[in-house]
RNA sequence: CCUUUCCUUCGGGGAUCGGCGAAAUUCCGUACCGGCGGUGUAGGCGAAGAGCCUGUAGCCCGCGAGCCUUCGGGCAGGAUCCGGUGAGAGUCCGGAGCCGACAGUGAAAGUCUGGAUGGGAGAAGGAAGGA
Numbered sequence: 001c002c003u004u005u006c007c008u009u010c011g012g013g014g015a016u017c018g019g020c021g022a023a024a025u026u027c028c029g030u031a032c033c034g035g036c037g038g039u040g041u042a043g044g045c046g047a048a049g050a051g052c053c054u055g056u057a058g059c060c061c062g063c064g065a066g067c068c069u070u071c072g073g074g075c076a077g078g079a080u081c082c083g084g085u086g087a088g089a090g091u092c093c094g095g096a097g098c099c100g101a102c103a104g105u106g107a108a109a110g111u112c113u114g115g116a117u118g119g120g121a122g123a124a125g126g127a128a129g130g131a
Stems, first nucleotide, its partner, number of pairs: 002130009015030001017029003031111002033100002035063004042054004058098002066075003080096005102114003
């Protein structure tokens, strides 16, 4: 340095708002929130276009949470455009939009309650083995 196995720790945010109503934190209005990996017109160190470090996406790609499983995997499951800069942007800047599992409920839920003191994409560290 690479790789395999094992162990430990970590690993999700948001309405006590207003209206109508017998009843809604579920409708309407307004407000608020955005898991993980990748990509990345960025930044830093450096003599360097070597090399190293850090890093901006809910709606681009993939994954997780649900269900099934012969444990390989399968099924289900949401959403973005316009303008600007530029060689190059669905990630930057500006503007306007849109989306949000399952079960429950006095009335339909991203925000309430529950499965869940669970699971988990993965992240960090450690041990052993190998080259």
A computed fold for a 131-nucleotide RNA from Syntrophothermus lipocalidus DSM 12680, annotated as FMN riboswitch aptamer (RFN element).
Lineage of the source: Bacteria > Bacillati > Eubacteriales > Syntrophomonadaceae > Syntrophothermus lipocalidus.
The model forms 97% of the base pairs in the Rfam consensus.
RNAcentral holds the sequence, with entries from Rfam and Ribocentre.
Model confidence (mean pLDDT): 77 of 100.
Rfam family: FMN riboswitch aptamer (RFN element). From the family's description: The RFN element is a highly conserved domain that is found frequently in the 5'-untranslated regions of prokaryotic mRNAs that encode for flavin mononucleotide (FMN) biosynthesis and transport proteins.